The RNA shown here (c-di-AMP riboswitch aptamer (ydaO/yuaA leader)) has 146 nucleotides. Its mean pLDDT, the model's own confidence on a scale to 100, is 77. Rfam family: c-di-AMP riboswitch aptamer (ydaO/yuaA leader). Gene Ontology terms of the family: cyclic-di-AMP binding and regulation of gene expression.

RNA sequence: ACGUACAUAAUGCCGAAUUCCAUCGUUGAUGGAAACGGGGGAACCAUUUUCAGGGUGAAUUGAUUUUGGGCGCAAUGCCGGAUAAAUCAUAGGGAUCCUUCAACCGAACCCCACAGCUAACCUCGUAGGCUCUGGAAGGAGCACUC
Numbered sequence: 001a002c003g004u005a006c007a008u009a010a011u012g013c014c015g016a017a018u019u020c021c022a023u024c025g026u027u028g029a030u031g032g033a034a035a036c037g038g039g040g041g042a043a044c045c046a047u048u049u050u051c052a053g054g055g056u057g058a059a060u061u062g063a064u065u066u067u068g069g070g071c072g073c074a075a076u077g078c079c080g081g082a083u084a085a086a087u088c089a090u091a092g093g094g095a096u097c098c099u100u101c102a103a104c105c106g107a108a109c110c111c112c113a114c115a116g117c118u119a120a121c122c123u124c125g126u127a128g129g130c131u132c133u134g135g136a137a138g139g140a141g142c143a144c145u146c
Stems, first nucleotide, its partner, number of pairs: 012130003018034007035126006045116001050113001053111004061089006069079003092105002096140006
């Protein structure tokens, strides 16, 4: 000096998931307020119930290959598929904004017979995770400098 890997800080990102105050005799706990977000809930309008249905979320939908039940004496026959897994694709999604291209994600959880919209009203949450100049082209906007 170059390259690779790991860790940390700042910065930034996904997401509603942040800030402040008070008390307790504490390096934490409890309570409250603001802010942001979710659910329930009239009229009017709308809709149709085991084939269950519904909610948060971008995370929906499909194909293929396995997994499998019954009938029949049996067959390489006929009928019909719950459930689960894998692969590929897909609605959709994310760093100021738009378009295009590229890469990536396209989960998980909850309610339990019940919920459309919905004013008043009621009620709940404030988690978790990632990153190390953060892809490229064109345009818009903003900032800085002259």